Molecule: c-di-GMP-I riboswitch aptamer
Organism: Pelosinus fermentans JBW45
C1' cells in the first nucleotide's frame, strides 16, 4: 500500500415521537429523543419512492397529468474514511 473477511467500542450517527424555524407540499433544519446503523460519512449517476406549487386537461373542483422540487435510514454505481486480523 492493495484485496478480502470481520466488527471489539474510547468514541461516531440518530428513526418514531415533542418543540420551535423555513417551505404549496414532499421534506428540511435547530434542540430534546434513541429504533436501529461498520459507512446510517460524501455525491441524486441509474434504478426506485413522496410531492404537485408552476403549467396542461376538462368533467370546474376536495378532479387527472406534470419535476424544475424532495428522499443517500430503499437498491445499485461513484468516491473518501476508523480498528483489529489474514
Nucleotide at each position: 500500500u492493495u484485496u478480502a473477511a470481520u466488527g471489539u467500542u474510547c468514541g461516531g450517527c440518530a428513526a418514531a415521537c415533542u418543540u420551535a424555524g423555513c417551505g404549496a407540499a414532499a421534506g428540511u433544519u435547530a434542540a430534546g429523543g434513541a429504533c436501529g446503523c461498520a459507512a446510517a460519512g460524501c455525491u441524486a449517476u441509474g434504478g426506485g419512492a413522496c410531492u404537485a406549487a408552476c403549467g396542461a386537461u376538462u368533467u370546474u373542483a376536495u378532479a387527472u397529468c406534470u419535476a424544475u422540487g424532495u428522499c443517500u435510514g430503499c437498491c445499485a454505481g461513484g468516491u473518501u474514511g476508523c480498528u483489529a486480523u489474514a